[in-house]
RNA sequence: CAAGUUGGCUGGGUGAUCGCGGUUUGACCCUCUUCGGAAGGUCAAGCUGAGGAAAGUCCGCACUCCAUAGGGCAUGGUGCCGGCUAACGGCCGGGCAGGGCAACCCGACGGCAAGUGCAACAGAGAGGAAUAUUGCCUAAAUUGUUGUUACGCAAUUGUUCUUGCGUAUACAACAAUAGGUGAGGGUGAAACGGUGGUGUAAGAGACCACCGGCGGUGGCAGUAAUGUCGCCGGCCAGGCAAACCCCACCAGGAGCAAGACCAAGCAGAGUGAAAGGAUAUCUUCGGACAUCCUACGGGGCGGCUCGACCCGUCAUACACUUGGGUAGGUCGCGCGAGGGUUGUGGUAACACAACUCCCAGAUAGAUGAUCAUCGGGUGCAAUUUUGCACCAACAAAAUGCGGCUUAUAGGCCGGCUUGAUGU
Numbered sequence: 001c002a003a004g005u006u007g008g009c010u011g012g013g014u015g016a017u018c019g020c021g022g023u024u025u026g027a028c029c030c031u032c033u034u035c036g037g038a039a040g041g042u043c044a045a046g047c048u049g050a051g052g053a054a055a056g057u058c059c060g061c062a063c064u065c066c067a068u069a070g071g072g073c074a075u076g077g078u079g080c081c082g083g084c085u086a087a088c089g090g091c092c093g094g095g096c097a098g099g100g101c102a103a104c105c106c107g108a109c110g111g112c113a114a115g116u117g118c119a120a121c122a123g124a125g126a127g128g129a130a131u132a133u134u135g136c137c138u139a140a141a142u143u144g145u146u147g148u149u150a151c152g153c154a155a156u157u158g159u160u161c162u163u164g165c166g167u168a169u170a171c172a173a174c175a176a177u178a179g180g181u182g183a184g185g186g187u188g189a190a191a192c193g194g195u196g197g198u199g200u201a202a203g204a205g206a207c208c209a210c211c212g213g214c215g216g217u218g219g220c221a222g223u224a225a226u227g228u229c230g231c232c233g234g235c236c237a238g239g240c241a242a243a244c245c246c247c248a249c250c251a252g253g254a255g256c257a258a259g260a261c262c263a264a265g266c267a268g269a270g271u272g273a274a275a276g277g278a279u280a281u282c283u284u285c286g287g288a289c290a291u292c293c294u295a296c297g298g299g300g301c302g303g304c305u306c307g308a309c310c311c312g313u314c315a316u317a318c319a320c321u322u323g324g325g326u327a328g329g330u331c332g333c334g335c336g337a338g339g340g341u342u343g344u345g346g347u348a349a350c351a352c353a354a355c356u357c358c359c360a361g362a363u364a365g366a367u368g369a370u371c372a373u374c375g376g377g378u379g380c381a382a383u384u385u386u387g388c389a390c391c392a393a394c395a396a397a398a399u400g401c402g403g404c405u406u407a408u409a410g411g412c413c414g415g416c417u418u419g420a421u422g423u
Stems, first nucleotide, its partner, number of pairs: 001419010012374007020049010031038002051394001055405002058403005063255004070306004075251005080094005095109001096107001098105002110246002115244002117240002133185002135181004141177008149168007193211006212236002214233008259331004268322005275294005281288002295313005338357008376391006
């Protein structure tokens, strides 16, 4: 210098004019008043007023209500190991697998050797120690043909030699039936380890050596995942769990329209179950009332159920169903798992300490517009200076916080890798 890879920051600045939300102070208006003040409105001044994603609402929490949130089943989620965290499906570090020369990137990464299930087309066969199309073989078994050999008979001189016929306890070849085989060819994404040998009729982990995998077992290193070095077993067992399922862990539900208070306002109607005992007190001795035990009924627990809780057991209650009305205000609502700087511990995520800062709270929703100037980019002109014109990303709070994901014009800074050149 080039190519690449990776981490972080920024997201126009200043001023003027007009306008808006919040808040503090002051003035004025108006209402109420216990005469102290309080609520509201207008005006002025001061201070202050969007983001890195405010977005998607995909996770995790805080907070609130349902009851104080407990067990089991179901359902859903997560899934290598260690750490961080309030928590997480997040982050950091490590292991293993894959990609890259490398920096580095990337993976839902427990179990298919528990069971069940699935696999188009092609193929003989798709998972059962399966299948047999072509091919190879004929060892075992049966049959046939031919030949040899042996024996017998006949012809003939013929016992030997020749020819014919017959027989088989024999041998060989061929063929068929039947059988063996999974080595070779072929199909397929995938066909039950690979190479070499032994062996065999032909073959095959059938057997042997080495290599690979799996299971068991031991040493060493590591917190662990895991790595590494052996030993034993021919065990060779295919793929899919983002298929059911199994294992481990996690999860009660609804959500700020949560929820609390004030004000305003209407119209209610219907349905409903279940008792006995004991004790105390009062008593007009009829009973009343309270507590406890057992039983029963109902309820809220937003999948079911158990436990626990509350209410009730004959009535102005309680629960459920249906219908009607209101939709204004205040709080919740911003001092917080808060921001910044420095230091310490840690590889890091992060934690701790000291100092310092106060940083939107609207409710149909403010945070804007115009101008000047500086800065940035593009185009044209021009000798550099410069002049003119144009351009300005994604997008905007609504209870808050931690993440993830997605969108993003332009600019700035750093680490590392590879290659080239120079000293």

The RNA shown here (Bacterial RNase P class A) has 423 nucleotides and comes from a Chloroflexota bacterium.
Rfam family: Bacterial RNase P class A. Rfam describes the family as follows. Ribonuclease P (RNase P) is a ubiquitous endoribonuclease, found in archaea, bacteria and eukarya as well as chloroplasts and mitochondria.
The prediction has a mean pLDDT of 75.
Lineage of the source: Bacteria > Bacillati > Chloroflexota.
The gene name in the source record is rnpB.